Context: one part of a larger RNA
RNA sequence: UGACGGGGGCCCGCGCAAGCGGUGGAGUAUGUGGUUUAAUUCGACGCAACGCGAAGAACCUUACCAGGGCUUGAACCGCAGUUCACAGAGGAUGAAAGUCCUUGCCCCUUCGGGGGGUACUGUAGAGGUGCUGCAUGGCUGUCGUCAGCUCGUGUCGUGAGAUGUUGGGUUAAGUCCCGCAACGAGCGCAACCCUUGUCACUAGUUGCCAGCGCGUCAUGGCGGGGACUCUAGUGAGACUGCCGGCGGUAAGCCGGAGGAAGGUGGGGAUGACGUCAAGUCAUCAUGGCCCUUACGUCCUGGGCUACACACGUACUACAAUGGCCACGACAACGCGUCCCGGCACCGUGAGGUGAAGGUAAUCGCUUAAACGUGGUCUCAGUUCAGAUCGGAGUCUGCAACCCGACUCCGUGAAGCCGGAAUCGCUAGUAAUCGCGGAUCAGCACUUGCCGCGGUGAAUACGUUCCCGGGCCUUGUACA
Numbered sequence: 001u002g003a004c005g006g007g008g009g010c011c012c013g014c015g016c017a018a019g020c021g022g023u024g025g026a027g028u029a030u031g032u033g034g035u036u037u038a039a040u041u042c043g044a045c046g047c048a049a050c051g052c053g054a055a056g057a058a059c060c061u062u063a064c065c066a067g068g069g070c071u072u073g074a075a076c077c078g079c080a081g082u083u084c085a086c087a088g089a090g091g092a093u094g095a096a097a098g099u100c101c102u103u104g105c106c107c108c109u110u111c112g113g114g115g116g117g118u119a120c121u122g123u124a125g126a127g128g129u130g131c132u133g134c135a136u137g138g139c140u141g142u143c144g145u146c147a148g149c150u151c152g153u154g155u156c157g158u159g160a161g162a163u164g165u166u167g168g169g170u171u172a173a174g175u176c177c178c179g180c181a182a183c184g185a186g187c188g189c190a191a192c193c194c195u196u197g198u199c200a201c202u203a204g205u206u207g208c209c210a211g212c213g214c215g216u217c218a219u220g221g222c223g224g225g226g227a228c229u230c231u232a233g234u235g236a237g238a239c240u241g242c243c244g245g246c247g248g249u250a251a252g253c254c255g256g257a258g259g260a261a262g263g264u265g266g267g268g269a270u271g272a273c274g275u276c277a278a279g280u281c282a283u284c285a286u287g288g289c290c291c292u293u294a295c296g297u298c299c300u301g302g303g304c305u306a307c308a309c310a311c312g313u314a315c316u317a318c319a320a321u322g323g324c325c326a327c328g329a330c331a332a333c334g335c336g337u338c339c340c341g342g343c344a345c346c347g348u349g350a351g352g353u354g355a356a357g358g359u360a361a362u363c364g365c366u367u368a369a370a371c372g373u374g375g376u377c378u379c380a381g382u383u384c385a386g387a388u389c390g391g392a393g394u395c396u397g398c399a400a401c402c403c404g405a406c407u408c409c410g411u412g413a414a415g416c417c418g419g420a421a422u423c424g425c426u427a428g429u430a431a432u433c434g435c436g437g438a439u440c441a442g443c444a445c446u447u448g449c450c451g452c453g454g455u456g457a458a459u460a461c462g463u464u465c466c467c468g469g470g471c472c473u474u475g476u477a478c479a
Base pairs, nucleotide, nucleotide: 001479002478003476004475005474007473008472009471010470011469012468013467015463016462019425020424021423022422023421026316027315028314029313030312031311032310033309034307035306042053043052064302065301066300067299068298069297070296078123079122080121081120082119084117088103089102090101091100092099093098106115107114108113127291128290130289131288132287136285137284138280139279140278141276143274148187149186150185151184152183153182154163155162156161167178168177169176193268194267195266196265198236199235200234201233202232203231204230208225209224212223213222214221239262242256243255244254245253246252318418322377323376324375325374326373327372328371334365335364336363339358340357343354344353345352346351384415389410390409391408392407393406394405395404431455432454433453434452435451436450437449
C1' cells in the first nucleotide's frame, strides 16, 4: 500500500421487511448428471453451466458408430511430363459412393509444331470440428451502469509511498458547494444518440372523412376535401426557470403554481482501471505439437431421440373469479414473389381443387384472445384435467420404421394447491390474455427465444437482521 475480520461509523441495491404471483408435489416438454450403448459427437459446471453454443438433429446438418469406397484426394494452387477438347451420352455391377466398359476429339499452323483449356502421372504441397483457451488474437460473461480508476507539476517522507481522491454538507453519481499544500488534467458519471409522452409547421397517397354531392341492401365505394386520425420530416417544450420555506447569503432539500410532462419525465443504446490463468483453438484467426492409402475425404444405414434413476428451466392443470355452447366488441409490432394467398366449391376436420389481388400504408397472412350478453353444468376425480393408448386420415419431403407436425373418432392416467427449502416483481410493473417474427421443405401457446399490444393490481412501517456493494477508520503472525 492492499486484502481480510462472527471490528466500528456513514450510505446504497426487490438485499431484508410489507405485499402479489410462483418453483419444490402431479403429468408433459426441454436441458444436464448418471447409467446404457457399436455410437449415444463435442463444448458449457456456484452466483456468472444445465429451453446454454443449437434463431429448427428424419437424410443433409454431423463433428459420433458400423459397413462399403477414394488416395495430389471434396475445395485451392506452383512446376515438369503425358494426354485429350471440355461438357456429355449409353451399358455392366452396386444400398449408394465408387469401379469397369463403349462412345464422344477444340483453335491456329510455315504440317515440324504451337496456344489456351481438360484429364492423368510425379513432386512441392493440400486437408484435419485432432491436442493445448494454462502459448495467443479477437469476441464474450461477471463484479456493475457499482462510482470509481489514474496522471502531470508541486509539496511531505531515507524509502515503500502519501497528498490531490481526506474533512463539513449534498447528490442517482469523485454530482455539486465550502474548506484544505496543493493546483490542474485524463478515463469513467452526466449530457450529446434512439424511442415514447404534448403541441405547432410542412406534406396528403396507398392512409383519413368533418362539411358538400353521387351511388349502394351495405361499405371512403366514387367526385371531392386537408379539418380530424394517422403517416414522417422539421421545430417548440423542462431549465429547479418562477413563488414560499429550510440551509451558511452556497451546493442543494421540502412544498406550491403553471404545464401534456417536474426535478435524471418513462424505456433503450452506452459498461472506466481492473478481477476471476472465468468462457471460447468447434464461428473465425493463430504459435507449438500430432495424423498423412488416414486423426484426410465420399457414401449407405444407424446414433446425437437410449432409460432403473437424480437435478435445473418451463408449460398444462388440480376447477364455479370456473368448464362448455351461441351471439356480439375492441389492438399493436411484424411478414410475404421458390412467397402471402382473398373468394367460390369439396371435406366433420387437418386440408384439397380452381383462383382474384399483392414486389404491398393499396392485396393477403388477420376472425385477436382474455372481455360482454344469454344459456347450461352444481362441487363430483365431475360436462374439472388432459397424459397414455387403439383406429382412421391430412401435409411437407427422394423418404416420416427407428424419429415430424397436425386432424377426426374412441380411450380418459396422475393430479383436490404441493415438506424442508427457494425464485421473480415497486406501475402501465406483477399477474393474466392473445398476436407477430427469426431459424425453417416440414417441425416452437401446450411449451424455447426475440418482439408486440389488450386487461391491469397489492405493498414499502422501516434499515435491527440475511446477501452483495461504496467511502472513512481500526486490528493483523496474510501478500